[in-house]
This record gives sequence, C1' cells and structure tokens, in this order.
RNA sequence: GCGGCUAUAACUCAGCGGUUAGAGUGUAAGCUUGUCAAGCUUAAAGUCAUGGGUUCAAAUCCCACUAGUCGCG
Repeated sequence: GCGGCUAUAACUCAGCGGUUAGAGUGUAAGCUUGUCAAGCUUAAAGUCAUGGGUUCAAAUCCCACUAGUCGCG
C1' cells in the first nucleotide's frame, strides 16, 4: 500500500428499512433473611464509532473517514 471482518448501555452481545433499540452480567432501590450471600421485583444507564448520501422513514442500504483485528504484498 491492497483486501476481509468488527464498532450498539459500564462489560459481553442480539437486533427483517417501519410500534418507545433490547437481553445477560454489573450498578441503584425495595421485598425476603437474625446478618451476609442466594432468590424475587423495580429503576437508571444509548449522539447505534464519526461525517455525509439514498428514502415518506436508516442501527440496518451506499460513500468517505477513524480505531481495532486478520490476511496479502
């Protein structure tokens, strides 16, 4: 330099162009327990890496770019 893959909650990851973007773990509060742990309930936490484009509508399609990773030279 060229090509592929990945980027979504604090972490690990889902998510068919169309309902308010979800799950587990973690965190906070409550219930339960003599206490802790375990269990149960609820809640908070998102500029879908970034910038454009297409579309009535984009996390999703297209382009550029950044970072990581794998391969080629």

Predicted 3D model of a 73-nucleotide RNA (transfer RNA) from Candidatus Hodgkinia cicadicola. Its mean pLDDT, the model's own confidence on a scale to 100, is 80. Its Rfam family is "tRNA". Rfam classes the family as a transfer RNA. About the family: Transfer RNA (tRNA) molecules are approximately 80 nucleotides in length. Lineage of the source: Bacteria > Pseudomonadota > Alphaproteobacteria > Hyphomicrobiales > Candidatus Hodgkinia.